A computed fold for a 325-nucleotide part of an RNA from Fructilactobacillus florum DSM 22689 = JCM 16035, annotated as large-subunit ribosomal RNA, domain IV. The organism belongs to Fructilactobacillus florum, within Bacteria. Rfam family: Bacterial large subunit ribosomal RNA.

Context: one part of a larger RNA
RNA sequence: CUCUCGUUAAGGAACUCGGCAAAAUGACCCCGUAACUUCGGGAGAAGGGGUGCUGGCCUACGGGCCAGCCGCAGUGAAGAGACUCAAACGACUGUUUAUCAAAAACACAGGUUUAUGCAAAAUCGUAAGAUGACGUAUAUGCUGACGCCUGCCCGGUGCUGGAAGGUUAAGUGAACAGGUUAGCUUCGGCGAAGCCUUGCAAUGAAGCCCCAGUAAACGGCGGCCGUAACUAUAACGGUCCUAAGGUAGCGAAAUUCCUUGUCGGGUAAGUUCCGACCCGCACGAAAGGCGUAACGAUUUGAGUACUGUCUCAACGAGAGACUCG
Repeated sequence: CUCUCGUUAAGGAACUCGGCAAAAUGACCCCGUAACUUCGGGAGAAGGGGUGCUGGCCUACGGGCCAGCCGCAGUGAAGAGACUCAAACGACUGUUUAUCAAAAACACAGGUUUAUGCAAAAUCGUAAGAUGACGUAUAUGCUGACGCCUGCCCGGUGCUGGAAGGUUAAGUGAACAGGUUAGCUUCGGCGAAGCCUUGCAAUGAAGCCCCAGUAAACGGCGGCCGUAACUAUAACGGUCCUAAGGUAGCGAAAUUCCUUGUCGGGUAAGUUCCGACCCGCACGAAAGGCGUAACGAUUUGAGUACUGUCUCAACGAGAGACUCG
């Protein structure tokens, strides 16, 4: 010097991205226990007190009461919750990247839409066949307890329904035209029937166009100008565009670029945090919106206790390192 431990004056997070690590709390009995709440919880909330031995009495035999005694210390060693406040996300128990991620991700009960009755719908493949599934409507997709709710748009895409009209395949259909030649001929040609080639019009389903419906289907949810008796602002008006112009709620947010926005709180001092404001670059209603008790080895901020994390290091123990063998 390295590792693993022990102790430490005064201070007590000044350390640090961050109390990481360590310290502290700890068992049992008694008292006592807030906000909030889904009335179950929260709760071991928090915060206090007790615990040994001897004798006597009582006993329901668990223990209790009284008197006394000892120590710094009586769950006398060991083992055995730190706690509180506020916020975010996810309701919860659960699941996950075997071997860098345990979470706010997945799942979940609950909600809700559409298709499908089994040789299922759907998907892949020309087909055989395969997945679905060795499943069977309690199966599939989206959302995600609970509470209050879930606004407007069907123009585009998709899906469902409709069948009047337009378009449209193979097939049917055979016109016209061409080739060939019996025959005729003015010798230039014309040319029946048959055969061959070609194949018009007409007919012809679904689909598409078209007409409706459907957004807890994919999705979308404006701009400019003016106006009130200080100023500012604009309840109000005008105009353009659109399928319709973002409703409730929330909002510098896990979303805010400008931005350390502005104000308030907390600190002596706060780019973080909490509460507001709204100018939402670029929230928003089942890719759900906003709340929410309980829960969380989740994330963020603050505090009490506690400490060698630090001011600032010191000493001790063991194992290495080092020397000799």